[in-house]
Context: one part of a larger RNA
RNA sequence: CGUAAGAAGCUUGCGAGGACCUGACCUUAGUACGAGAGGACCGGGUUGGACGAACCUCUGGUGUAUCGGUUGUGGCGCCAGCUGCAUUGCCGAGUAGCUAUGUUCGGAAGAGAUAAGCGCUGAAAGCAUCUAAGCGCGAAACUCCCCUCAAGAUGAGGCUUCUUUAUAAGGGACGUUAGAGACUAUAACGUUGAUAGGCUGUAGGUGUAAAGGCAGUAAUGUCAAAGCCGAGCAGUACUAAUUACCCGUAAAC
Numbered sequence: 001c002g003u004a005a006g007a008a009g010c011u012u013g014c015g016a017g018g019a020c021c022u023g024a025c026c027u028u029a030g031u032a033c034g035a036g037a038g039g040a041c042c043g044g045g046u047u048g049g050a051c052g053a054a055c056c057u058c059u060g061g062u063g064u065a066u067c068g069g070u071u072g073u074g075g076c077g078c079c080a081g082c083u084g085c086a087u088u089g090c091c092g093a094g095u096a097g098c099u100a101u102g103u104u105c106g107g108a109a110g111a112g113a114u115a116a117g118c119g120c121u122g123a124a125a126g127c128a129u130c131u132a133a134g135c136g137c138g139a140a141a142c143u144c145c146c147c148u149c150a151a152g153a154u155g156a157g158g159c160u161u162c163u164u165u166a167u168a169a170g171g172g173a174c175g176u177u178a179g180a181g182a183c184u185a186u187a188a189c190g191u192u193g194a195u196a197g198g199c200u201g202u203a204g205g206u207g208u209a210a211a212g213g214c215a216g217u218a219a220u221g222u223c224a225a226a227g228c229c230g231a232g233c234a235g236u237a238c239u240a241a242u243u244a245c246c247c248g249u250a251a252a253c
Stems, first nucleotide, its partner, number of pairs: 001152001005163007015149004021049007033038001051106005059100004066093005071086006110144003117137004170247003174190005195240003198236005204229003212223004
């Protein structure tokens, strides 16, 4: 820009893409078959491998949020206590998020038309013959079924609802943002409000703060599962989402 008014929502599916794998064991059954040795089809069940998708409850990884320990040195006048720098100074843990080696799931079943092949009926050719007319079975391949995209499918589809003189319906911009993200887009919210921050509480992390008292000559212990943090979860309008603004309309012949 188009889809002959403008919108919001929900859709059909022309077509396109993805997927399509396979082992072992148990049973049927030591049955059918076979002199024996050996040893099934068909059917039922269990459990793997590789591959793929999603996810983070578990097991782990990371985790320059966080908590703790500690070395050297500088600073806060000194002690104590904090703090800067040294690869995050080094080290031990670690929430959220992201992850695989972790977890869950998938390729199942079925239908149609067939290939090789196997048949029925059956003449030409009084027989025979799956074929010439006619009819049937038959494969991971084909067409569906499963998953995803999909009406620029210009063949531009369908359904429902709303709106048009009033601040139209609706959209944008702006602002607070994240299940989204390079930007954009998408999604949530904007006081009729829990969108983000703050605050309160808490799952969780770290591991028992400082000061002071008490015990001990002291190191240290104890009051203390403390203190600190808390990207997660809930609650709460304290702060910021203010007021305003822009686009958009009676519809080709």
Molecule: large-subunit ribosomal RNA, domain VI
Organism: Bacteroidota bacterium